[in-house]
RNA sequence: UCGCGGGAGAGACCGGGACCUGCCGACCAUCGCAGGCGCCCCGGAGCCGAAGGCGCAACCGCCCCGGAAACGCUCAGGCAAACGGACCGCGA
Numbered sequence: 001u002c003g004c005g006g007g008a009g010a011g012a013c014c015g016g017g018a019c020c021u022g023c024c025g026a027c028c029a030u031c032g033c034a035g036g037c038g039c040c041c042c043g044g045a046g047c048c049g050a051a052g053g054c055g056c057a058a059c060c061g062c063c064c065c066g067g068a069a070a071c072g073c074u075c076a077g078g079c080a081a082a083c084g085g086a087c088c089g090c091g092a
Base pairs, nucleotide, nucleotide: 001092002091003090004089005088006087013044014043015042016041017040019036020035021034022033023032046079047078048077052075053073054072055071059067060066061065
């Protein structure tokens, strides 16, 4: 590095729009009501920390200088499932 397996945390958040289904009335359209709304668009705060990134630094080294966390910050990322996922185990 590759393959297999395990692998946490935090809202299926709130509001609006669009969309789908049903109902009512109506000549049609429009409007209204109810349900769905994870995935689309816009806005709003909240939260998580184990891709990455950054910071302090225990510690380490070939000790001029470098390397450096599971600690911290949350830019990125994430907050149903899926994907991802530090790290661990087995094999090559």
Predicted 3D model of a 92-nucleotide RNA (Glycine riboswitch aptamer) from uncultured Phenylobacterium sp. Model confidence (mean pLDDT): 77 of 100. The organism belongs to Phenylobacterium, within Bacteria. Its Rfam family is "Glycine riboswitch aptamer". Rfam describes the family as follows. This family represents the bacterial glycine riboswitch. Glycine riboswitches usually consist of two metabolite-binding aptamers domains with similar structures in tandem. The aptamers cooperatively bind glycine to regulate the expression of downstream genes. In Bacillus subtilis, this riboswitch is found upstream of the gcvT operon which controls glycine degradation.